[in-house]
RNA sequence: CGAUAAAGCCAAACCUGCCGUGAGGCGGGGCCGGAAAGCCACGGGUCUCAGAAGACGAAGACGGCCGAGCUGCCGAA
Numbered sequence: 001c002g003a004u005a006a007a008g009c010c011a012a013a014c015c016u017g018c019c020g021u022g023a024g025g026c027g028g029g030g031c032c033g034g035a036a037a038g039c040c041a042c043g044g045g046u047c048u049c050a051g052a053a054g055a056c057g058a059a060g061a062c063g064g065c066c067g068a069g070c071u072g073c074c075g076a077a
Stems, first nucleotide, its partner, number of pairs: 001075002009034002014029006032064001038070002042067003045062004049057001
């Protein structure tokens, strides 16, 4: 750096069981995609906070939104 390579890996939407007020999480099915779609909420961003609207703050969610950091399989040009 990332092939019309090989081996393996992950698994969006959707369906489903459980948990949570919620964003959402975990398991099963699924397979749109992914070379970090491995880890990390540090910076930016988006989202949630209980019947409705608004507001929170030493409150939370998202790593499959971008960047920084750490780690890592395979291998042509």